[in-house]
Context: one part of a larger RNA
RNA sequence: UUGGGCGUAAAGGGUAAGUAGGCGGUUUAUUAAAUUAUUUGUCAAAGGUCUUAGCUCAACUAAGGGAAGGCAUUUAAGACUGAUAAACUAGAAUCAGAUAGAGGAUAGUGGAAUUUCUAAAGGAGGAUUAAGCCCUGUAGAUAUUAGAAGGAAGAUCGGCGGCGAAGGCGGCUAUCUGGGUCUGUAUUGACGCUAAAUUACUAAGGCGUAGGGAGCGAAUGGGAUUAGAUACCCCGGUAGUCUACGCAGUCAACGAUGAGUGUUAAGUCUUGGGAGCUGAAUUUGGUUAGUAAUUGACUGAAAGUCUAACGAAAGUCUUAUUUUUAGGUUCCAGGAUUACAGCUAACGCCUUAAACACUCCGCCUGGGGAGUACGGCCGCAAGGCUAAAACUU
Numbered sequence: 001u002u003g004g005g006c007g008u009a010a011a012g013g014g015u016a017a018g019u020a021g022g023c024g025g026u027u028u029a030u031u032a033a034a035u036u037a038u039u040u041g042u043c044a045a046a047g048g049u050c051u052u053a054g055c056u057c058a059a060c061u062a063a064g065g066g067a068a069g070g071c072a073u074u075u076a077a078g079a080c081u082g083a084u085a086a087a088c089u090a091g092a093a094u095c096a097g098a099u100a101g102a103g104g105a106u107a108g109u110g111g112a113a114u115u116u117c118u119a120a121a122g123g124a125g126g127a128u129u130a131a132g133c134c135c136u137g138u139a140g141a142u143a144u145u146a147g148a149a150g151g152a153a154g155a156u157c158g159g160c161g162g163c164g165a166a167g168g169c170g171g172c173u174a175u176c177u178g179g180g181u182c183u184g185u186a187u188u189g190a191c192g193c194u195a196a197a198u199u200a201c202u203a204a205g206g207c208g209u210a211g212g213g214a215g216c217g218a219a220u221g222g223g224a225u226u227a228g229a230u231a232c233c234c235c236g237g238u239a240g241u242c243u244a245c246g247c248a249g250u251c252a253a254c255g256a257u258g259a260g261u262g263u264u265a266a267g268u269c270u271u272g273g274g275a276g277c278u279g280a281a282u283u284u285g286g287u288u289a290g291u292a293a294u295u296g297a298c299u300g301a302a303a304g305u306c307u308a309a310c311g312a313a314a315g316u317c318u319u320a321u322u323u324u325u326a327g328g329u330u331c332c333a334g335g336a337u338u339a340c341a342g343c344u345a346a347c348g349c350c351u352u353a354a355a356c357a358c359u360c361c362g363c364c365u366g367g368g369g370a371g372u373a374c375g376g377c378c379g380c381a382a383g384g385c386u387a388a389a390a391c392u393u
Stems, first nucleotide, its partner, number of pairs: 004364003007347002012361001014201004021194003025088007033081001035077003040072004049065006091191001092188003095184005103177007115149006125136002162169002206247006215241002220236004258360006266338010277327005284320001285317003294309002296306003342349002366393003375386004
């Protein structure tokens, strides 16, 4: 190499976008690159193989032969792959209408708390620890009240919840903005999947410049502990932590599980959207009804009447209607959990697979030496990426 593998034994790239490449849905026609069969030529002899023969046998030697295969070539086939042409809608994308969210960026803004300062009042401790010491306080602390300053972080809600490709994201408001899901099935018509190289993003810590600095706090000072104590504990405390603009590019960057597509028992919980059902509330209606009532006119008065004006309500609707809400059913998309088959060395995984299959990428090949040396590339540096061997066992 072949092979076998990559949750925990060595091994999934930190994540994504995407170029080359690899792979790729349904139908029809053509073609014949590829494929399969076939024709002819050639592949020196020796050797090998089979048959026969010659040395008494064998080794050895001689004669003859088939098949397979390589290269070129002839003819044929048309299922599959490819190519060309035409079409389709189940993949993919677009459109329309809804919808959830700590997704991202910028600006503004409120409250609790810590610290500091100012003022009041007060008068001896405070603070810390296992115990203490250092520390702090009559130059008035701690505790209390009022006011001010400044920075950082966002209690409760909060969730086994949500969003994001990953890193990650949590007070409130506004503006800008990315992606997702559901419904309709309107449009395009395979436009797809993966992805070397490349590019972008990438926690904490670190670096550069300029700000900022409350709390915390590497380094560092002091005090304890101790045989010692370059620690654990205590009192201080600089860088840093925060902001802007650059750099850096790493992690137990973990689900220690690459991405995509399809298939495969069940049960429970939960988030978002849709559709029916049942119940409740609510809005507007239809009907009641141009009715009752009221006004006016007629009439001597009451009752009554009217080609007049104005004008309800309770009730009712056995699918009237709007909006909302509760419960349960179901479909789609997520997030959890239990578990059959199956898988696994076991642990365990199990429709969010570590099952059954396919496509593409990355990676592994005993331990140490070593993720090191050298070289190259990148970086201001720190260092990063790529990456051996001797030797040893």
Source information
Model confidence (mean pLDDT): 84 of 100. A computed fold for a 393-nucleotide part of an RNA from Telonemida sp., annotated as small-subunit ribosomal RNA, central domain. Lineage of the source: Eukaryota > Telonemia > Telonemida. The RNAcentral record of the full RNA draws on SILVA. Its Rfam family is "Bacterial small subunit ribosomal RNA". Gene Ontology terms of the family: ribosome and structural constituent of ribosome.